[in-house]
Context: one part of a larger RNA
């Protein structure tokens, strides 16, 4: 793990709804009893209950009643609105195990000390080797003991090491040789030492050199069994089929937060019948974006000016000045969720009117299911205008939605799958090859393989404007010459002679030349540049927009737009032709809803079947409806040794659940209709048992 079989909403009682069937202002029997009887059935039985009359705490009254002092007034009632009761089905409930398995636990009665702890009782067993305590004797030694030395002596929870006990460290082993070992290593080994019999302590109790350790592979309370189907707001699993609809993942409260109980949103039958939706007019109210600063703050700069500082005068008192801080206040400019003298757009609200007939609004009933959400876009709030973050509002998806783009991708874009077709048209998206369709057509850019990701910045990239300026009286570049004189301008300086620094920046000669733009020098000196001039001959310079491009730019298995490749098969504009979905058309076909006609049925309502117009038919949770099968019973009417069930084969019918039919095996019992009752459907449940 597979295959067979088994395996879960039951049954009784209460209560309510529908539904169908009996009676009806009335409806019904129950225990019992008679009568026949295989089960059963039929009769009797009126006790009860339940309605037909309420109102009061009651007594009580009663179309009234209760409160009150009341003949008020006020609450429940009567009337206007007059049906119930039984009984079976089915939905849901109450109360039981109550749709099935499942705890850890708790109470009780008992079973255990052949394993283990400790303890009695009785045995048993420890090669060998070292060490040499007391006492002892002997000699020394001492007034005498003390003491010493050599012998003997043979103690010890001593020493080395076997056997036995144990288990340090370490490989193996881990569906093991094994539910604790094996192999080196290791500890103790006359001792609180081991060990055989045999017996004693029992579950809140024992035992414990104490580890919550052990009490039969079980221990922070053993184990069997019974209370017991304990409890389980928790997890799992819950069996056959089509067909209509089709949610939630929110409020509010909970000892509540993964549960509920209301409400909301979902269907089901009844009631009303346009009461819905959309647009549009046309009336509202509003303090949201935005905007403003007049208020409440808060802020930048000038003005002016209290108050305070700082300088200065001054014995004091005064006083003066200020590029210092600064309240009021003036002019100017800014900000605000808790600011508003303003102020939208949509929302939202009321009426009309148009348009639409929606699985639309309300309103009773019966039945639930949801109350973990999640993504995108928009408007906030928290966070870092950080998160596939959170937490709210408003669409929209996804959930519960398949189909086509996005390379693959619940949430993006398109679009909502009734069912078939070897039919057509599109969307979004694409049309060089993978890969279905333009190597379409005009006309730009782009040279980075940009076209696949990213900024501050930074560039004679390239194109395409715009505004200035110069220029055939000759610009821009470039080459040749010039680029002087007062003068080495005052000042400073050790020097400053254009070119350390400060001040000034004049005249003169000229085609033109600053008291000099940069190199340079200790200052000089020299290059050089504005500036002129000839040459030459037609554009040239600064500025500033826009379009594409460039750098800025690093990640770990191998390139990396999907990919090959591609100067277009990149990208801008502007067209055309195609492809391209389960959308939309054509054909055909099933099946709900609504209307209309027709035929049958039926007293009637009305059902049912046909044609015909219409209109839908994704779906989880759930709600509601028609059906297949399976076992058993009852009626009727059947099949079977000329072959039943069951197996098997197999191109048959039906929308499915399923039903036939033949062949073949099989060897005795089994189907149709019509109803009835159920131990009535398997793939899941780390399901239960059996087989491989």
């Nucleotide at each position: 793990g597979c295959c067979u079989g088994c395996g879960a909403g039951u049954u009784a009682c209460u209560g309510u709804a529908u539904g169908c069937a009996g009676c009806a202002a009335g409806g019904u029997u129950a225990a019992g009893g008679a009568a026949u009887u295989a089960a059963g059935u039929u009769c009797c039985g009126g006790a009860g209950c339940c309605g037909a009359a309420g109102c009061g705490a009651a007594a009580g009254c009663g179309a009234g009643u209760c409160u009150g002092a009341a003949u008020a007034g006020g609450g429940c009632g009567u009337u206007u609105u007059g049906a119930g009761u039984u009984g079976c089905a089915u939905g849901c409930u109450u109360u039981a195990g109550a749709c099935c398995c499942g705890a850890a636990g708790u109470u009780g009665a008992g079973u255990g000390a052949u394993c283990u702890a400790g303890c009695c009782u009785u045995g048993g067993u420890c090669a060998g080797g070292a060490u040499g305590a007391a006492g002892u004797g002997g000699c020394g030694g001492u007034a005498a003991c003390a003491c010493g030395c050599c012998a003997u002596g043979g103690a010890g929870g001593u020493c080395c090491g076997a056997a036995c006990u144990c288990g340090u460290g370490a490989a193996u082993g881990u569906u093991g040789a094994a539910a604790a070992a094996u192999u080196c290593u290791g500890a103790g080994a006359u001792g609180a030492a081991c060990u055989g019999a045999g017996g004693c302590u029992g579950g809140g109790g024992g035992u414990g050199a104490a580890a919550g350790g052990c009490c039969a592979a079980u221990c922070a309370a053993a184990c069997u069994c019974a209370g017991c189907g304990a409890u389980a707001g928790c997890u799992g699993g819950u069996u056959c089929u089509c067909c209509u609809c089709g949610a939630a993942a929110u409020g509010u409260a909970u000892u509540u937060a993964g549960g509920u109980a209301c409400a909301g949103g979902g269907u089901u039958c009844g009631a009303u019948g346009u009461u819905u939706a959309a647009u549009u007019a046309u009336g509202g109210g509003g303090g949201u974006a935005g905007a403003g600063c007049g208020c409440u703050g808060u802020u930048u700069g000038g003005g002016c000016u209290a108050g305070g500082g700082g300088c200065c005068u001054u014995a004091c008192c005064c006083g003066g000045u200020u590029a210092c801080c600064a309240a009021a206040c003036c002019c100017a400019g800014g900000c605000a969720a808790a600011c508003u003298a303003c102020g939208a757009a949509u929302a939202c609200c009321a009426u009309a009117a148009u348009u639409u007939u929606a699985g639309a609004g309300u309103c009773g009933a019966g039945c639930a299911c949801u109350g973990a959400g999640u993504c995108a876009g928009u408007g906030g709030g928290u966070g870092a205008u950080a998160a596939c973050g959170u937490u709210c509002a408003u669409u929209g998806g996804c959930g519960a939605g398949a189909g086509g783009g996005a390379a693959a991708c619940a949430a993006c874009c398109c679009g909502g799958a009734u069912c078939g077709a070897c039919a057509g048209c599109u969307a979004a998206g694409g049309u060089u090859c993978c890969u279905a369709a333009a190597u379409c057509u005009a006309u730009g850019c782009u040279a980075a393989g940009u076209g696949a990701u990213a900024a501050a910045g930074g560039a004679u990239g390239u194109c395409u404007g715009g505004u200035c300026g110069c220029a055939c009286a000759g610009a821009c570049a470039a080459u040749u010459a010039g680029g002087a004189g007062g003068u080495u301008g005052g000042c400073u300086u050790a020097g400053a002679a254009g070119c350390a620094g400060c001040c000034a920046c004049c005249c003169u000669u000229u085609a033109a030349a600053g008291a000099g733009u940069g190199c340079g020098u200790a200052a000089u000196a020299g290059c050089u540049c504005a500036c002129u001039a000839a040459u030459c001959g037609a554009g040239c310079g600064a500025u500033u927009g826009g379009g594409c491009g460039c750098c800025g730019a690093a990640a770990a298995u191998g390139u990396a737009c999907g990919g090959a490749u591609c100067u277009a098969a990149g990208u801008g504009u502007a067209g055309u032709a195609c492809c391209g979905a389960a959308g939309c058309u054509u054909c055909g076909g099933g099946c709900g809803g609504g209307g209309c006609g027709a035929a049958u049925c039926g007293a009637g309502a009305g059902a049912u079947u046909c044609g015909c117009c219409u209109u839908g038919c994704g779906g989880u949770a759930g709600a509601g409806g028609a059906g297949c099968g399976u076992u058993c019973c009852u009626a009727c009417a059947g099949c079977g040794g000329c072959g039943a069930a069951g197996g098997u084969a197999u191109a048959g019918c039906g929308a499915g659940a399923g039903c036939a039919g033949u062949g073949c095996u099989g060897g005795a019992g089994c189907g149709g209709u019509a109803g009835g009752a159920a131990g009535u459907g398997a793939g899941a449940a780390u399901g239960c048992a059996g087989g491989c």
Large-subunit ribosomal RNA, domain II from Nitrospira sp., 692 nucleotides, folded computationally. Lineage of the source: Bacteria > Pseudomonadati > Nitrospirales > Nitrospiraceae > Nitrospira. The full RNA is in RNAcentral, with records from ENA. Model confidence (mean pLDDT): 85 of 100.